Notes:
A computed fold for a 364-nucleotide RNA from a marine eukaryotic metagenome, annotated as Bacterial RNase P class A. The model forms 97% of the base pairs in the Rfam consensus. The sequence is in RNAcentral, with records from MGnify. Its Rfam family is "Bacterial RNase P class A". From the family's description: Ribonuclease P (RNase P) is a ubiquitous endoribonuclease, found in archaea, bacteria and eukarya as well as chloroplasts and mitochondria. Rfam links the family to the GO terms ribonuclease P activity, tRNA processing and dimeric ribonuclease P complex.
[in-house]
RNA sequence: GAUGGCUGGAUGGCCGCGGGGUUUCGACCUCGAGGAAAGUCCGGACUCCAUGGAGCAACGGUGCCGGGUAACGCCCGGCCGGGGAAACCCGAGGGAAAGCGCCACAGAGAACAGACCGCUCUGCGGUUCGCGUGCGAACCGCUACGAGUAAGGGUGAAACGGUGGGGUAAGAGCCCACCGCGGGACGGGCAACCGGACCGGCACGGCAAGCCCCACCGGGAGCAAUGCCAAAUAGGGAUGCCACAUGGGGUGCUUCGCCCCGGCGUCCGGGUCGGCAGCUAGAGCGCGUCGGUAACGGCGCGUGUAGACGAAUGGUCAUCCAGAGGCGGCAACGCCUUGGACAGAAUCCGGCUUACAGGCCAUC
Numbered sequence: 001g002a003u004g005g006c007u008g009g010a011u012g013g014c015c016g017c018g019g020g021g022u023u024u025c026g027a028c029c030u031c032g033a034g035g036a037a038a039g040u041c042c043g044g045a046c047u048c049c050a051u052g053g054a055g056c057a058a059c060g061g062u063g064c065c066g067g068g069u070a071a072c073g074c075c076c077g078g079c080c081g082g083g084g085a086a087a088c089c090c091g092a093g094g095g096a097a098a099g100c101g102c103c104a105c106a107g108a109g110a111a112c113a114g115a116c117c118g119c120u121c122u123g124c125g126g127u128u129c130g131c132g133u134g135c136g137a138a139c140c141g142c143u144a145c146g147a148g149u150a151a152g153g154g155u156g157a158a159a160c161g162g163u164g165g166g167g168u169a170a171g172a173g174c175c176c177a178c179c180g181c182g183g184g185a186c187g188g189g190c191a192a193c194c195g196g197a198c199c200g201g202c203a204c205g206g207c208a209a210g211c212c213c214c215a216c217c218g219g220g221a222g223c224a225a226u227g228c229c230a231a232a233u234a235g236g237g238a239u240g241c242c243a244c245a246u247g248g249g250g251u252g253c254u255u256c257g258c259c260c261c262g263g264c265g266u267c268c269g270g271g272u273c274g275g276c277a278g279c280u281a282g283a284g285c286g287c288g289u290c291g292g293u294a295a296c297g298g299c300g301c302g303u304g305u306a307g308a309c310g311a312a313u314g315g316u317c318a319u320c321c322a323g324a325g326g327c328g329g330c331a332a333c334g335c336c337u338u339g340g341a342c343a344g345a346a347u348c349c350g351g352c353u354u355a356c357a358g359g360c361c362a363u364c
Base pairs, nucleotide, nucleotide: 001364002363003362004361005360006359007358009320010319011318012317013316014315015314017032018031019030020029021028022027034342038353039352041351042350043349044348045347046222047221048220049219059218060217061216062215063214064078065077066076067075068074079093080091081090082089083088094213095212099211100210101207102206103205116153117152118149119148120147121146122144123142124141125140126139127138128137129136130135131134161179162178163177164176165175166174180202181200182199183198186195187194188193226277227276228275229274236268237267238266239265240264241263242262247261248260249259250258251257284303285302286301287300288299289298290297291296321340323338324337325336326335327334328333
């Protein structure tokens, strides 16, 4: 330095809170948070709703290969790519020769592209040199609105293979060697994939966390699910008794008019408050052993108490243990002060992610 794991205050007194039990009703006994109880992001169990079966379409998700698992987007092992000196770490890691779309800025040119500077040739002019005196060579310039080129420069995330040699007027896979790339007999591996004789001068840029294509998976809602019991009051229905208007209510400014009907009791039914169930034994945990590289699985033994709902699990004191600071001391050590993170159940389980002072262990 890397990886994996464990722990994350201890004991006691007093006061208090929630569950269970006993009770002579005074009280007593017993149990009472986490590795993440968190985020509610995945996967299930369970419950209700929907649904004749299957397929297709749509929508959502997953995406290298093999294995594990109840299942997964999780875990294990491997492959490929990238990073690191290494241990090791990271990867939305199917398809870009099915189609569509996009590729900003810069740049001449961004997909079957392109010529700005440069390089070369030809033409004209000039200077110098040479000589056979109008030709040649070297250099410079100009325009040709010429021709060739893509090696070099420059732009960019990316410029239509790279390095070296040959070749050429200059150049260029134009040719050659090696590397890369494409195809690939054959060999290895369950597979992803790896190796690769030989062939091809090279064709086929990138993006699918853009549409899309391919394969596989998925009915919806959630314990405030859902089921049971069920008060007062006010409605509804049935029924018994009493009353049936000089009363009450509505409309209307009022009169007139128009419309409606009551009281007491019993029973039934629905809903609300409330109560109960769901509600904690779980694909549980630990140890051993066997199989497996491992995840994990088989077998044996052992173990077992949170279940609240206005939602308990707290406070305080003492002693001690880490840790930190100060003082004294050569040191061992002593004294004093301080002092333990993140957080906190809410149907349960398997994961992932995030938070976490300090301490400990193992491997490399």